A computed fold for a 347-nucleotide part of an RNA from Bonnemaisonia californica, annotated as small-subunit ribosomal RNA, central domain.
Rfam family: Bacterial small subunit ribosomal RNA. The literature on the family includes a 2001 paper in Science by Yusupov et al., "Crystal structure of the ribosome at 5.5 A resolution".
The coordinates come from a structure-prediction model, not an experiment, and the mean pLDDT is 82.
NCBI's taxonomy places the organism under Eukaryota, Rhodophyta, Rhodymeniophycidae, Bonnemaisoniaceae, Bonnemaisonia.
[in-house]
Context: one part of a larger RNA
């Protein structure tokens, strides 16, 4: 390297956009650059190979022929790639109209329920545990009433639903604003992937400025314990909320790249269209989403039209444990660190 793999064994980048490259729909006329075909010349000689001859054989020597390839000259083919020109609708796509959605930001706005406060009545407890204690309460606590703060999340609904590239999205209106889906017209291959490169990217953490109501790393306390830096109780800061900037990482998972095609049978959910009609059932076509299998594919387990089936294009990545996702360098970062990424030595 070559080949074999990449659901669980090593191994799909966290997800999109996208430049270079690679691959890339029908049909035609032209071209002849790759292709095929004969050909010109070369590509020393020795050597290899095969047929003979000479030394007695042999090894060794001499003569003859040999093949593919490779760069070149020409001449001829046009099926495929290519490249120029035309022209077409199925890829893809724009415009209109129709429906669906917890898709995105921004403003307001609502009712529960904690927690504080303030007043009222009220009087011995309260909370907590496995039990205890710490903790609170005659300075009047727990409960009950009522009124105010003020801050986070939005119960039913609610779901193998539904949206979004992923990360994620759920109280209710208003604006802006993106997307699938279906009909109709129009553009005429405008496509797929996509090395680098941008964008986004849960939690935690970082800076600056505010916010804090409950919850709660750190920290005290108070039990269990031999010990107990815990688990359990009472507290309790950062965080957890908003604005900005960063960081870029996750069992970021369907542990399963993205794109096209093609491959049986049932059933469910959604939306359309027929059948006079509500309804219900059947038919035909489409799109999600979900179960149950066949054929086939796996070592197995299992996958099975949302395939791990069957076949093209593209990119990623793996090549024995450990040492090590570490060491050194680079780049990025305020800083935690991230990203690239070994070796000796051991087995």
């Nucleotide at each position: 390297u070559u080949g074999g793999g990449c659901g669980u064994a090593a191994a799909g980048a966290g997800u999109u956009c996208g430049u270079a490259g690679a691959c890339a729909g029908u049909a035609a006329c032209g071209u002849a650059a790759g292709u095929u075909a004969u050909u010109u010349g070369u590509u020393a000689a020795a050597a290899u190979u095969u047929a003979a001859a000479g030394c007695u054989u042999a090894a060794c020597u001499u003569u003859a022929a040999a093949u593919u390839a490779g760069c070149u000259u020409a001449u001829a083919a046009u099926a495929c790639u290519g490249c120029u020109u035309u022209a077409c609708u199925u890829g893809a796509g724009u415009u209109u109209u129709u429906u669906u959605c917890a898709g995105a930001a921004a403003a307001g706005u609502a009712g529960a329920a904690u927690u504080u406060u303030a007043u009222a009545a009220g009087a011995a407890g309260g909370g907590g545990u496995g039990a205890u204690a710490c903790c609170u309460a005659u300075a009047g606590a727990u409960a009950u009433a009522u009124a105010a703060a003020g801050g986070a999340a939005u119960a039913u609904c609610g779901u193998u639903a539904g949206c979004g590239a992923a990360a994620g999205c759920a109280a209710c209106u208003u604006u802006u604003u993106a997307g699938u889906a279906a009909a109709a017209a129009c553009u005429g291959a405008c496509g797929u992937u996509g090395a680098g490169g941008a964008a986004c990217g849960a939690a935690a953490g970082u800076g600056u400025a505010g916010g804090u109501a409950g919850c709660a790393a750190a920290c005290a306390g108070g039990a269990u314990u031999a010990g107990a830096u815990a688990c359990c109780c009472u507290g309790g800061u950062a965080g957890u909320c908003u604005a900005c900037a960063c960081u870029g990482u996750a069992a970021a998972u369907u542990a399963u790249g993205a794109g096209u095609g093609c491959u049986g049978u049932a059933a469910u959910u959604c939306a359309a269209u027929u059948u006079a009609a509500u309804a219900u059932a059947g038919u035909u076509g489409g799109a999600u989403u979900u179960u149950u299998u066949a054929a086939g594919c796996u070592a197995a387990c299992g996958c099975c039209a949302u395939a791990a089936g069957c076949a093209c294009u593209c990119c990623g990545c793996c090549u024995g444990a450990g040492a090590a996702g570490u060491a050194c360098g680079a780049u990025c970062g305020c800083a935690a660190g991230a990203u690239u990424g070994g070796a000796a030595c051991u087995c």